[in-house]
The RNA shown here (small-subunit ribosomal RNA) has 1372 nucleotides and comes from an uncultured bacterium. The RNAcentral record of the sequence draws on ENA. Its mean pLDDT, the model's own confidence on a scale to 100, is 86.
RNA sequence: UUGAACGCUGGCGGUAUGCUUAACACAUGCAAGUCGAACGGAAACGAUACUAGCUUGCUAGUAGGCGUCGAGUGGCGGACGGGUGAGUAACGCGUAGGAAUCUGCCUGAUAGUGGGGGAUAGCCCGGAGAAAUUCGGAUUAAUACCGCAUAAUCUAUUCGUAGUAAAGUGGGGGACUUUCGAGCCUCACGCUAUCAGAUGAGCCUGCGUAAGAUUAGCUUGUUGGUAGGGUAAAAGCCUACCAAGGCGACGAUCUUUAGCUGGUCUGAGAGGAUGAUCAGCCACAUCGGGACUGAGACACGGCCCGAACUCCUACGGGAGGCAGCAGUGGGGAAUAUUGGACAAUGGGGGCAACCCUGAUCCAGCAAUACCGCGUGUGUGAAGAAGGCCUGAGGGUUGUAAAGCACUUUCAAUUGUGAAGAAAAGUUAACGGUUAAUACCCGUUAACCUUGACGUUAACUUUAGAAGAAGCACCGGCCAACUACGUGCCAGCAGCCGCGGUAACACGUAGGGACCGAGCGUUGUCCGGAUUUAUUGGGCGUAAAGAGCUCGUAGGCGGUUCUGUAAGUCGGAUGUGAAAACUCAGGGCUCAACCCUGAGACGCCAUCUGAUACUGCAGUGACUAGAGUCCGGUAGAGGAAGAUGGAAUUCCUGGUGUAGCGGUGGAAUGCGCAGAUAUCAGGAGGAACACCAAUGGCGAAGGCAGUCUUCUGGGCCGGUACUGACGCUGAGGAGCGAAAGCAUGGGGAGCAAACAGGAUUAGAUACCCUGGUAGUCCAUGCCGUAAACGUUGGGCACUAGGUGUGGGGUCUUCUAACGGAUUCCGUGCCGUAGCUAACGCAUUAAGUGCCCCGCCUGGGGAGUACGGCCGCAAGGCUAAAACUCAAAGGAAUUGACGGGGGCCCGCACAAGCGGCGGAGCAUGUUGCUUAAUUCGAGGCAACGCGAAGAACCUUACCUGGGUUUGACAUGUACCGAAAAGCCAUAGAGAUAUGGUGUCCUUCGGGGCGGUACACAGGUGGUGCAUGGCUGUCGUCAGCUCGUGUCGUGAGAUGUUGGGUUAAGUCCCGCAACGAGCGCAACCCUCGUCCUAUGUUGCCAGCACGUAAUGGUGGGGACUCGUAGGAGACUGCCGGGGUCAACUCGGAGGAAGGUGGGGACGACGUCAAGUCAUCAUGCCCCUUAUAUCCAGGGCUGCAAACAUGCUACAAUGGCCGGUACAAAGGGCAGCGAAACCGCGAGGUCAAGCGAAUCCCACAAAGCCGGUCUCAGUUCGGAUUGGAGUCUGCAACUCGACUCCAUGAAGCUGGAGUCGCUAGUAAUCCCGGAUCAGCAACGCCGGGGUGAAUACGUUCCCGGGCCUUGCACACACCG
Repeated sequence: UUGAACGCUGGCGGUAUGCUUAACACAUGCAAGUCGAACGGAAACGAUACUAGCUUGCUAGUAGGCGUCGAGUGGCGGACGGGUGAGUAACGCGUAGGAAUCUGCCUGAUAGUGGGGGAUAGCCCGGAGAAAUUCGGAUUAAUACCGCAUAAUCUAUUCGUAGUAAAGUGGGGGACUUUCGAGCCUCACGCUAUCAGAUGAGCCUGCGUAAGAUUAGCUUGUUGGUAGGGUAAAAGCCUACCAAGGCGACGAUCUUUAGCUGGUCUGAGAGGAUGAUCAGCCACAUCGGGACUGAGACACGGCCCGAACUCCUACGGGAGGCAGCAGUGGGGAAUAUUGGACAAUGGGGGCAACCCUGAUCCAGCAAUACCGCGUGUGUGAAGAAGGCCUGAGGGUUGUAAAGCACUUUCAAUUGUGAAGAAAAGUUAACGGUUAAUACCCGUUAACCUUGACGUUAACUUUAGAAGAAGCACCGGCCAACUACGUGCCAGCAGCCGCGGUAACACGUAGGGACCGAGCGUUGUCCGGAUUUAUUGGGCGUAAAGAGCUCGUAGGCGGUUCUGUAAGUCGGAUGUGAAAACUCAGGGCUCAACCCUGAGACGCCAUCUGAUACUGCAGUGACUAGAGUCCGGUAGAGGAAGAUGGAAUUCCUGGUGUAGCGGUGGAAUGCGCAGAUAUCAGGAGGAACACCAAUGGCGAAGGCAGUCUUCUGGGCCGGUACUGACGCUGAGGAGCGAAAGCAUGGGGAGCAAACAGGAUUAGAUACCCUGGUAGUCCAUGCCGUAAACGUUGGGCACUAGGUGUGGGGUCUUCUAACGGAUUCCGUGCCGUAGCUAACGCAUUAAGUGCCCCGCCUGGGGAGUACGGCCGCAAGGCUAAAACUCAAAGGAAUUGACGGGGGCCCGCACAAGCGGCGGAGCAUGUUGCUUAAUUCGAGGCAACGCGAAGAACCUUACCUGGGUUUGACAUGUACCGAAAAGCCAUAGAGAUAUGGUGUCCUUCGGGGCGGUACACAGGUGGUGCAUGGCUGUCGUCAGCUCGUGUCGUGAGAUGUUGGGUUAAGUCCCGCAACGAGCGCAACCCUCGUCCUAUGUUGCCAGCACGUAAUGGUGGGGACUCGUAGGAGACUGCCGGGGUCAACUCGGAGGAAGGUGGGGACGACGUCAAGUCAUCAUGCCCCUUAUAUCCAGGGCUGCAAACAUGCUACAAUGGCCGGUACAAAGGGCAGCGAAACCGCGAGGUCAAGCGAAUCCCACAAAGCCGGUCUCAGUUCGGAUUGGAGUCUGCAACUCGACUCCAUGAAGCUGGAGUCGCUAGUAAUCCCGGAUCAGCAACGCCGGGGUGAAUACGUUCCCGGGCCUUGCACACACCG
């Protein structure tokens, strides 16, 4: 945008529009008739007159005498109007022209209209047939038909001539004639002939008007001529003969599709799409063919024939054609009334009145479209009720409603009431005609009459807000947001996408925003799309330069002169229908709509002018393009022939002996029948080391030992010659690596296929041993490559620098690979410019011109089919269905790499000790169970939450109870039955009974009960969260501001050279600074100093004891407390950029961050935790809440993790003996003494602790014993007896004593920790706690090692760089 359709909804009017599909079939009615003023006539109707029956009016009859008129003859019209778009790619249409034509009715002009004849419909009679229809006979008219006469400016012509027509009818009439019909005159209408016009029609031509080349050749009446025929008219239009032409890459022929145009829609335009309504042309009328009539048809409502279909039939025959208007069936998503009228406009006939007219004008149906109007207006806050939301306060719906005050368009109702009407007719006057004051025609005046629409438009009366709003949407594009429901379901969706329990995206509601009698959806066309690019694109890497050259057609083309005027430019004329469009004005109340005027509309035609540019002409002129010539010059340019040496292999002979060969390592293979190795000789084929080079040559492919012959091209210099001879190049032709094919040779090496050996999960591979085609030559095919500079060819212009190959010139005394300069080739770097960027940059991918080729999302597919080529393999040309929403380029940041470089870490290595094997402990999985509560899951879950599960804890299970609740707050009411104590029942919780009577400021409070709000939840979601934590990682990183660079993402800084534990520091640098991290500041240990001195200490002085800082005293020491000092690469030397820093040294208690701790950047893992706590949402509410008893969390075929104890002599056992630190203690630590073998018990001092206690430290040292064994090792397991804690040790505690005495003799693959006071080893303490599962955890001290060459490898990490098809990021 629409001739639309569908869904929901629907008040009115105006103006338009309405089978796009089945050119499918059609019932019924209507759509073309008219003329009596052409004719013979009279079937029907009417009037008048008369007659009869009879009654006052009917019936019958008479009169063509009258109005008229069925059927018929005749004339004109049925060729217009109306419909449809099947066919047609065409002179069909559009536009501009042309000549060889016709034209009824109409207009003008000239002339005529004389005189005869024979028929035939009808009517009447008769016949055939079911019907349609038809036959025979008799009779009859004409403006029907036919002769004769006359006639030309007509036709023909031999130019003398010849031929050719007609019809009357009506009105009026003064003379004259009459058979009384009329003649005659006149007027009107007609008729005949000719000329001219107008209108309409036929024919011809230029140009324009679809797609396909996977349609390339077509044509025999075909092209032309002559003759004849034919037409209204030119013409192969037709026929005969003759000639062999005609059309075609500027697309013939063939195939497919299509009515064309004015216009319509869209677009800034250029264009693209379209061809409904309206208008012009064409074609068609069931399909095919044919002619007749006629001015005109090969005829929609005419004829004939054939075909299909339908209908009638008496079966013999007949009838029909809605693509006219309505209407029916069918098809379809889909398209209307079997209406009114000729009142207007127009058409046919007629003298006219008039008749006909489904043309037309109107009405009906449809929101189908456009336009207009309405569904109220003002006021109205208690911001009502209700709804929705809520943070519970409120917000919003919302001045919206109600209420109050108004208005009445439209619809309803009452009445009035235009315009569309002009004519025609009658009468009168005047003018024309005429012999005429008749008639007739024209003008004017008066009278009379005509409306389908129509109950019209418009105006008006009455009543009352009364009768009148929906649709889709609300994630972004795109204006408009919340709640609930749902839970990757149901569903949405134009694209992106939404939905997996907090959905602004699904569904509903509230609210909102848009449009509005409509709103959405679907389809269609154009636009956006510069996404086919004329305006207006591209081809190095995104799709796209043919593998290369030659060359035909074509396109394009140097300087100058003259002419011409085709292109080009100007002027004029014609035409470009109307409508439409634009502008101006006007008419319907406005608008849509309509009217008037103007503008505009073309590669159009003709005439005329200009000549700059292009073209054309001149066998014009020129030399700068191009070519020829002369002199030089380099070269793996090509073809043929000849020839050389090195090497491999093979053969022969010699020497010689056991291996050779091959690989990552091997094996197959070769070799005692003598290999490999080595020497000599010989054969044969192929390829040419060094030179050798981003060197040379060639169009490309490509070309390499040396020599000879033949031959192509280039470059430089000279400037004699030709005189535009040029460039490109569709088709076409030639060349064209390797592989392959054919025939014949050749065959050393290499080597597809093949065989064997290895590798491997497999290995139809990579590796090895062999080996055939082939590789080589000749001839002929093939015609492709990452045939690449992924860059077509030509010409011109546009900074430089530096190599290299081939020439020339100048210069230096000579020479040089010197210097300068010039031409051609070949590289690198780089400016401007270009480019998406990368990059290109005088060898352009820059700036221009010319020509060719090619591209238009990815896949399907360079495939199928067809054609051409080829022996084949295959090549060239080259689609579609279907499918996806991407495919792709360049660059960026990350992550990653069995990429590279640098560096670090107990990462490896070097060491020490473990784990993995045994027994036990603890945790986990699994299994089991009424329950074995829950969580944690690689590192970073598994002696983890749990620093204490017998009850409790406890969340789990079974059973028994309670329901405002075990716990909190509030309101209202009630009570003294309260709490406590006692008794009974019970497993207990509880229940019952008894006893018992709180505080007060007198308001009440506390306590208990009842009711209501609410409590409660270790129920779910750690993927809704806060907080806290783990981890990478104590790794050295992570960022920002400003500036600069880049179209941008981003980069720079932060990279680089050094250095460090460190992005630590220094230097450099388009960067300069800054922040969070590192380090330091904090704590502790190590040295010293100062102050102080109890409960600590005791050197010196004194007292005392069996002994002891026990006492007086002291502050020296140790120690405690507090505060300071000290270490900073500060000093010296070497290295270093004389920077950072590093190495060595001195001094020092300590030396290069002195040891340890706390401290954890930006972030990652939807890491962990809803069961610490907090918390959103969901869920439970006589239960998922709560109380109690018992049980369970401790269950045991198995597996794993972390530990303890061991396996023994560096040891076990016995006796003696030495030295800590750090802690804890009142519901506590508990001395000493006594008892017990012992665990422990009794009594009880001291101590809230530098005072007392736990508390003997152990390894160690000294002495003794054991003597290599399942032991005097090891201690599990089991029996017995006890102790302690606790209401309570059965499930299920720890410890003691006696007895028992298991496995285990150092641990497979693999794996863990540790770099110094560390590992290893030895004890001590604490938290939790009645007790204890502790061998765990957290601290403390004692004894006290070994090793590090080094950074190749494993693991993790940091920085730089590289590749990338990864970005949930290689577990891709």